[in-house]
The RNA shown here (transfer RNA) has 76 nucleotides and comes from a Candidatus Moraniibacteriota bacterium. The coordinates come from a structure-prediction model, not an experiment, and the mean pLDDT is 82. Rfam family: tRNA. Rfam classes the family as a transfer RNA.
RNA sequence: GAGUCCUUAGCUCAGGGGUUAGAGCGCUACGUUGACAUCGUAGAGGUCGGUGGUUCGAUUCCACCAGGACUCACCA
Numbered sequence: 001g002a003g004u005c006c007u008u009a010g011c012u013c014a015g016g017g018g019u020u021a022g023a024g025c026g027c028u029a030c031g032u033u034g035a036c037a038u039c040g041u042a043g044a045g046g047u048c049g050g051u052g053g054u055u056c057g058a059u060u061c062c063a064c065c066a067g068g069a070c071u072c073a074c075c076a
Base pairs, nucleotide, nucleotide: 001072002071003070004069005068006067007066010025011024012023013022018056027043028042029041030040031039049065050064051063052062053061
């Protein structure tokens, strides 16, 4: 340098145009316990990596940029 894939909650990930963006774990409060754990209930936490474009409408499609994984090429 070229190609493929990935980027969504603190972590691991789902969702692939249509109005409230989700799960598990984690966190907080309450209940239960003598206390802890477990369990139950409720809650907080997200400009969906960035900038543009397409569209009536974009987390979703397209381009570029940034970061990451892998493969290939080049190199003294």